[in-house]
This is a predicted structure of a 548-nucleotide part of an RNA (large-subunit ribosomal RNA, domain I) from a sheep gut metagenome.
Context: one part of a larger RNA
RNA sequence: AGCGUAGGGAGGAUGCCUUGGCACUAUGCGCCGAAGAAGGACGUGACAAGCUGCGAAAAGCUACGGGGAGCCGCAAAUAGGCAUUGAUCCGUAGAUAUCCGAAUGUGGGAACACACCGUUUGUAAUUGGACGGUAUCCAUACGUAAAUAGUAUAGCGUAUGGAGGGGAACCCGGGGAACUGAAACAUCUAAGUACCCGGAGGAAGAGAAAAUAAAAUAAUGAUUCUCCGAGUAGUGGUGAGCGAAAGGGGAAGAGCCCAAACCGAUUUAAUUUAUUAAAUUGGGGUAAGGACCGCGAUUAGCAUUGCGAGAAGGUAGGUGAAGUAGCUGGAAAGCUACACCGAAGGAAGUGAGAGUCUUGUAGCCGAAACCAGACAGCAGCGAGCGGUAUCCGGAGUACCACCGGACACGAGGAAUCCGGUGGGAAUGAGGGAGGACCAUCUCCUAAGGCUAAAUACGACAUAGUGACCGAUAGCGAAAUAGUACCGUGAGGGAAAGGUGAAAAGAACCCCGGGAGGGGAGUGAAAGAGAACCUGAAACCCUAUGCUU
Numbered sequence: 001a002g003c004g005u006a007g008g009g010a011g012g013a014u015g016c017c018u019u020g021g022c023a024c025u026a027u028g029c030g031c032c033g034a035a036g037a038a039g040g041a042c043g044u045g046a047c048a049a050g051c052u053g054c055g056a057a058a059a060g061c062u063a064c065g066g067g068g069a070g071c072c073g074c075a076a077a078u079a080g081g082c083a084u085u086g087a088u089c090c091g092u093a094g095a096u097a098u099c100c101g102a103a104u105g106u107g108g109g110a111a112c113a114c115a116c117c118g119u120u121u122g123u124a125a126u127u128g129g130a131c132g133g134u135a136u137c138c139a140u141a142c143g144u145a146a147a148u149a150g151u152a153u154a155g156c157g158u159a160u161g162g163a164g165g166g167g168a169a170c171c172c173g174g175g176g177a178a179c180u181g182a183a184a185c186a187u188c189u190a191a192g193u194a195c196c197c198g199g200a201g202g203a204a205g206a207g208a209a210a211a212u213a214a215a216a217u218a219a220u221g222a223u224u225c226u227c228c229g230a231g232u233a234g235u236g237g238u239g240a241g242c243g244a245a246a247g248g249g250g251a252a253g254a255g256c257c258c259a260a261a262c263c264g265a266u267u268u269a270a271u272u273u274a275u276u277a278a279a280u281u282g283g284g285g286u287a288a289g290g291a292c293c294g295c296g297a298u299u300a301g302c303a304u305u306g307c308g309a310g311a312a313g314g315u316a317g318g319u320g321a322a323g324u325a326g327c328u329g330g331a332a333a334g335c336u337a338c339a340c341c342g343a344a345g346g347a348a349g350u351g352a353g354a355g356u357c358u359u360g361u362a363g364c365c366g367a368a369a370c371c372a373g374a375c376a377g378c379a380g381c382g383a384g385c386g387g388u389a390u391c392c393g394g395a396g397u398a399c400c401a402c403c404g405g406a407c408a409c410g411a412g413g414a415a416u417c418c419g420g421u422g423g424g425a426a427u428g429a430g431g432g433a434g435g436a437c438c439a440u441c442u443c444c445u446a447a448g449g450c451u452a453a454a455u456a457c458g459a460c461a462u463a464g465u466g467a468c469c470g471a472u473a474g475c476g477a478a479a480u481a482g483u484a485c486c487g488u489g490a491g492g493g494a495a496a497g498g499u500g501a502a503a504a505g506a507a508c509c510c511c512g513g514g515a516g517g518g519g520a521g522u523g524a525a526a527g528a529g530a531a532c533c534u535g536a537a538a539c540c541c542u543a544u545g546c547u548u
Stems, first nucleotide, its partner, number of pairs: 001547009015533001016498002020469002022466007029458002031166002039100003042055003046078001050074002061094006070082003105114003115134007136163009170201001171199005181188001185237001211220002224251005234242002255450003258394001262283010289392003292387004301381002305379003313371003317365003323338005339356002341345001347359003399423008409435001430445005485492002505532001508519004
């Protein structure tokens, strides 16, 4: 020195554990903000660095409920207090709520600096103190008022109301890629995706037919979502790919209001002086067309409007059955014996594994206050039949040409829908559609508007589930975690869990400057001693056998 054996050190794998995560389900809920949000800065404790809470009234104040013996957060200890005259704690409603931040008096390098106006307070006087107001834009009303002599307008100002910013996804709209695929690549694809912008709601959007269809000539009857139809019909450098609809089954279910004709009113204008026109407005009326004429009638119904009432449910809680003994053990819930309850044998805890010990669970009960708003009620709205001469029934619209876009449909025979430019109708005997176009036939009535539910999503609350993870896993984060740290910045981004049932956390003695150790003591165990459960390997040491 190597190999082996034994005993240690170091190290922190493994096993076991779970405070934390992940995914999903159900129900609820679905906005916050100039009455100053979201998010922060700075403060705030007897002592107080961090987290949490709170705001100069500062780990809190008030009221009303709940609750019933301890309490002064994480967090031990000391000091000092509070509490059956009901504290701490829980719920509901309030008060307070510095400074920054849309930030809004002006400025600004956020959490700062400096103003003006009004009210008030204070001083002998000055500097002062307190409270309120003072941004911009829009709407409405009023005041004032240039160029310009008058009138007016612009402008300026005042009052009242609104907006502004934030938010996880979902939704609608305006813009809109590339990688990639086509085994290259250009049409095409990826994809109207990602991303940017605007806007709204608890959902949004869509929605009461100028529909779908049928083709000897039937039928359906707003929208939305879903299963099938169907990877079909189609589309497509007929490549890669893209990809319907009718119809059928289901969820849900709901229909309405204007414009116009016509009848009035007001104002203005014109004039032929009783009419016309325009504007505003009341009635009427809405596709079972209506006006108009005749008959008849106050009800069938009403998602949406107003009023009032208010159920279930929610935001604290309460009650809640039934077991003892022996044995082992540090400890009984284990084992043995004999019992009991069960609308409760879900679960968690308790010194090992508890239906009957604790918290609970099933069942039953409960709200001063707040949320919520089912079914009824009242108001309000609202009917029908017949006739048809006349009148009305949405115009720079429909449509056409050219050029784009959307439709499963890439210009194609290309209907349908939307847009740009240029043309540009008819008026119900009208007009549109039925996939070029024309005729017949059938369906519908464009160029105005509203509309619950079935559907999407989950920041948030509650309850639960898991052939999900178990500390290099699971969220980046089980811990002062978006922290420490890195970066000028946008941004990047960790590591770090476990004594014991209980601190009973080792009084006292000894060695040592201390660290540390040896006794003693605690404990079931200290080879559980805080560098603390278990304690693998690499690596190091000691002893010893063999070999060299």
Overview
Its mean pLDDT, the model's own confidence on a scale to 100, is 84. The full RNA is in RNAcentral, with records from MGnify.